[in-house]
Context: one part of a larger RNA
RNA sequence: GCCGGCGAGUCCUCCUCCCGGGCCGAAAGGGGAAGGGACAGGAGUCCCCAACCCGAAGCGAAAGCGAGUCCCAAAGGCGCCGGAAGGCCUUGCCUUCCUAGGUCCGAGGGGAGGGACCCGAAACCGGGUGAGCUACCCCUGACCAGGGUGAAGCGGGGAUAAGACCCCGUGGAGGCCCGAACGGGUGUCGGUUGAAAACGGCUCCGAGGAGUUGGGGGUAGAGGUGAAAUGCCUAUCGAACCCGGAGAUAGCUGGUUCUCCCCGAAAGGUAUUGAGGUACCGCCUCGGAAGUUCUCUGAGGGAGGUAGAGCACUGGAUGGGCAAGGGGCCUUCCCAGGUUACCAAGUCCAACCAAACUCCGAAGGCCCUCAGAGGAUUCCGGGAGUGAGACGUCGGGGGAUAAGCUCCGACGUCGAGAGGGAAAGAGCCCAGACCACCGGCUAAGGUCCCCCAGGGGAGGCUGAGUGGAGAAGGAAGUCCCCCCGCAAAGACAACCCGGAGGUUGGCUUAGAAGCAGCCAUCCUUGAAAGAGUGCGUAAUAGCUUACGGGUCGAGGCGGGGAGGCGCCGAGAAUGGAAGGGGGCUAUGCCUCCCACCGAAGCCGUGGCAGAAGGCCCUGCCUUCUGGGUAGGGGAGCGUGGAAGGAUCGAAGAAGGGGGAUCCGAAAGGACCCCUGGAGACCCUUCCAGUGAGGAUGCCGGC
Repeated sequence: GCCGGCGAGUCCUCCUCCCGGGCCGAAAGGGGAAGGGACAGGAGUCCCCAACCCGAAGCGAAAGCGAGUCCCAAAGGCGCCGGAAGGCCUUGCCUUCCUAGGUCCGAGGGGAGGGACCCGAAACCGGGUGAGCUACCCCUGACCAGGGUGAAGCGGGGAUAAGACCCCGUGGAGGCCCGAACGGGUGUCGGUUGAAAACGGCUCCGAGGAGUUGGGGGUAGAGGUGAAAUGCCUAUCGAACCCGGAGAUAGCUGGUUCUCCCCGAAAGGUAUUGAGGUACCGCCUCGGAAGUUCUCUGAGGGAGGUAGAGCACUGGAUGGGCAAGGGGCCUUCCCAGGUUACCAAGUCCAACCAAACUCCGAAGGCCCUCAGAGGAUUCCGGGAGUGAGACGUCGGGGGAUAAGCUCCGACGUCGAGAGGGAAAGAGCCCAGACCACCGGCUAAGGUCCCCCAGGGGAGGCUGAGUGGAGAAGGAAGUCCCCCCGCAAAGACAACCCGGAGGUUGGCUUAGAAGCAGCCAUCCUUGAAAGAGUGCGUAAUAGCUUACGGGUCGAGGCGGGGAGGCGCCGAGAAUGGAAGGGGGCUAUGCCUCCCACCGAAGCCGUGGCAGAAGGCCCUGCCUUCUGGGUAGGGGAGCGUGGAAGGAUCGAAGAAGGGGGAUCCGAAAGGACCCCUGGAGACCCUUCCAGUGAGGAUGCCGGC
C1' cells in the first nucleotide's frame, strides 16, 4: 500500500412539540404501585380505588381577594366568555351529538442531567515499584610497567666570635615531568534503514591522585543526588515508572457507513475575558392560522437637502481699487510734518474653494392611494444551519485619487452553479442542467488551417507584423477637415547681380573696424542694403545673411489649428515565450450589409416526478414547476432478531462463484449455470449492537 473483518447520535430519568391510540368531554376528569373484585388458570387479562401526579381559577412581593385580581395620576398588564339539533305553557332549563380541551400509553423531532456521536492530549491527583544504569555517601578489599627531575632533612667540608650562609654527598618530596596498564573522550574521517538505539580508525588528555576499581550497604519523586549541566535517579527527567481516579477535560483537529423526492440558507446586527466560541435577532424549512396585508409596472400625491451648482451665510483663498492702523526712510528739542513700488483690518470690483458652508437643487431611492400583473406576505408553534466570505461594477472612508490592500453602501456572480465563450482560468461575458433523441433555432463569441461556420460584399484607413502590452514627452510618417498669409502686377526654392556712404558710431580696450563687452541704434544715396544674421581676423581683411533687382513660370508656396491610423520613447535573468499555434499585408483597423457556425438557453418528439385547479375524481385533463452546499421536510431499499400467517427444500436450503437474461426511477429484486450439503425464503407487524472508502483508524492476511 491493497484486500478482508471490526469501527461512531446510544441508554436511563425529566421537560417540550407533533403524530397514532385509550378514557373523559363542556363536566370533572385522566393515571394509579400496593390493595380489593371478576374471569382464566404457570408467570395472565379485565374492573374498582386511598395516598400521590397532572387537570378542573386566577391575580398579587405578600397579607389577601376571587370570575375576577393587582398596580393606579393616567395609559396599560394577566385571566374569563364553546357549537349544533331536539324538547319543555319557551326566554331559562333539560336531553342528545360534536368540537375545543384534559389525562395516560406508544413511535418520532428537540432540550436538560449523565462519558452522551466516535477516536485523540500536554497534564492533575492517589497508592505503589525502582539507586542491578547513574549521582553522592558509608564499610571492606584490590590496582597503578618503566624512565626522568631531585624539595626538606641528614652527613662531611668551608665560612663565622657564634650564626646566617656556601659547596659536595646522602636523601627521595611533589594534586612534579615522559609514558604502558587503567581511566578519559580533543580533533578529524567513516558510520547515519549502522557491525553498534552513541560505534570504529587515526589523533589526543590524565596516569601516586580531588586517582582507578571489586564486593557489601545507604539516600526516592511535592523526593533524592548534584566540583551545578536542569545534569543524573534502569535506552524515560523543568519533575521517574506502574496501576488507579478515568470513558479527566479538549469553545480544537480528524472521522461519522443505503437510495430517491420537495424546499433551500448564511458568512449580517447586538452583546460577550468576546473575536476561528456562544446567546438573542436576521436569513432556510415543516405544520397551523389569517386572507391581499406582500412584490413589480403604470398613474397621482408626498416628505427630504445627496449629485450638480452657487457664494446670499460660515470659513478658506488670488489679483486690483479705495483705505483705518502699523513698519521703513526723511525732518525734528518738543509738538507736529513729509514720503514710501512695505504689511494690512474694513470696503468695492473680478475670478475661485469646502464632508462637518447653502440663496438653490435633480435623477434615483423611500412613504401613501388607485389600477393591472404576479404569487407572495404576516402571525403562532416544531427543526435548523450561518455569524472566517470572495471577486466584479458603481458611490464613498482609510492608504500614496498604491495593493489580488482595507472598511462601509447598492447591485451582480461565485460560495451552493453544471453548459458555451474568454488558449488555459471559483467571482468576467452568454446562459440557470428532471430524463432521453443519429431533429430544429439562437446567445456570448466566432466563420484561412489546427477547429464547427464566409479564403462573403461595399467604402475608407494602416505599411508599423502596428495589429499581437506600455506613460510623460518627441518627430517635415501618412490621410481628412478648418483658418490666416503670399502668388501671372510672377509667389516659394534655386541661379545671376547688388548688398553702399557718414563710419573704424560712442565707450571700453594693447587692439575692439557690423560681429569680446557696455551705451545708443541716427542720417544720406538709392531699386535695395541692420550702426548688422552667422563663419572668420591679433585687429583689419575675407565669406555670408537680412533687404532689392533679374532669370525661371506654379495652380502653387508658407504658417497655424482640429481629427483618424501609425513611428520613437521600449532593458532581465533556462530557450522563442507580450497573436493559443501555423501562418496573415488582409486572416489588421473603422463604418455599413448579407449569410452561416455556435450552449445542458429556446423549440420539436417521447417519458418521469411535484404543486395547484378541474372532471363522467379507483384515474384523466390543464397550467406551472423539478441546479443546489450547510440545513429542514417526505417516501422507500436492504441487514440481524421476534410474533402471527402462508410456503419451499436431499428430484438439493443457506452460503460461495459466474451470467451477454428479465424487473424497478434508485437503494435493489428476480431468473439461469456451477459449487455447496441442511436448512430457508415470502406476507402483515414489531424490536435493533442495522448499511463503511477514508478517522497518519483497529486486528489479520498478502